[in-house]
RNA sequence: CGAGUUGGCCGGGCGGUCGCGGCGGAAGCGAUUCCGCCGAGGAAAGUCCGGGCUCCACAGGGCAGGGUGGUGGGUAACGCCCACCCGGGGUGACCCGCGGGAAAGUGCCACAGAAAGUAGACCGCCGGGAGCGAUCCCGGUAAGGGUGAAAGGGCGGUGUAAGAGACCACCAGCGCCUCGGGUGACCGGGGCGGCUAGGCAAACCCCACCCGGAGCAAGGUCAAGAGGCGCCUUUCGGGGCGCUGCGCAGGCGUUCGAGGGCGGCCCGCCCGAGCCUGCGGGUAGACCGCAACAGGCUGUUGGUAACGGCAGUCGCAGAUGGAUGGCCGCCGCUGGGGCUCAGGCUCCAGCACAGAACCCGGCUUACAGGCCGACUCGCCCC
Repeated sequence: CGAGUUGGCCGGGCGGUCGCGGCGGAAGCGAUUCCGCCGAGGAAAGUCCGGGCUCCACAGGGCAGGGUGGUGGGUAACGCCCACCCGGGGUGACCCGCGGGAAAGUGCCACAGAAAGUAGACCGCCGGGAGCGAUCCCGGUAAGGGUGAAAGGGCGGUGUAAGAGACCACCAGCGCCUCGGGUGACCGGGGCGGCUAGGCAAACCCCACCCGGAGCAAGGUCAAGAGGCGCCUUUCGGGGCGCUGCGCAGGCGUUCGAGGGCGGCCCGCCCGAGCCUGCGGGUAGACCGCAACAGGCUGUUGGUAACGGCAGUCGCAGAUGGAUGGCCGCCGCUGGGGCUCAGGCUCCAGCACAGAACCCGGCUUACAGGCCGACUCGCCCC
């Protein structure tokens, strides 16, 4: 200099002005006004995992169901993250892997091919028989050919009619025993064995571990309410107050138990006087939950790391027809036009993806442009 790999960060800036939502203070009976402060994101998104929180009466057992899947660690937890192992790719930095079990069983293996899993004779090879012959029949053979993603170890020899782990040496793989290293996945070595064992578990299945359901429209408080009952009052039309929280019809049921809870089913346990359906009518407002936490930042410390400990510091959106926006000026970046020999000047347009709704930890997806760090390979120069 060129080509790459990887990690982190930013994602228009400053000022003015007019608005919108919230909080605090002041004024006001109140509506509201004034002042000050705060007001989207790295993904607020998809709602895919995990948790907090809330309610369902915390009684369980069996079966069924769902999820996860190399090992060790981190974490509130996870299907996330870190480190490592194994396999695959790359010269390399590095990247990718739904990565338990196929010698427990069942099932499947397209097309092609004779045959697709207790192997298998289409061609070829060998032996025998028939025939004058071309050729045909019977048997052997997986060494050679052909098909295929895959044809039941490889290679050499012995052997044989031809062949074959039939036998032998070496190599690969597998199982068992054993030694060494490692917390472990696993790695390295030695011995023995039988010759060999195909793939698929995002097919059933087996093994290990984990798993209640519903969700902030959760859930709670207050108000209102038709009708009914009671009391007071009345000019007999009505009005007021209190309690309850509506009326009508049908069906089932009250220890012969409806209905309900314990996530599904069964057993078992518990609550239990209401429950279901239809028709008609009423209220449909306010507040809490709700913004302070597995919290951010800085320093230090333990750890390879994810992450943890300690100290200091900060307060950081809270709507509910749903705020977070518009305009102007200067600067920056990008694109285009004009002038200029050039440097440059000037005009116009644009500035990614997107946008909270109970809250967190992740994952995934979208994203113009830019910044910083670490590393690899190639070439050249000193």
Molecule: Bacterial RNase P class A
Organism: Mycobacteriales bacterium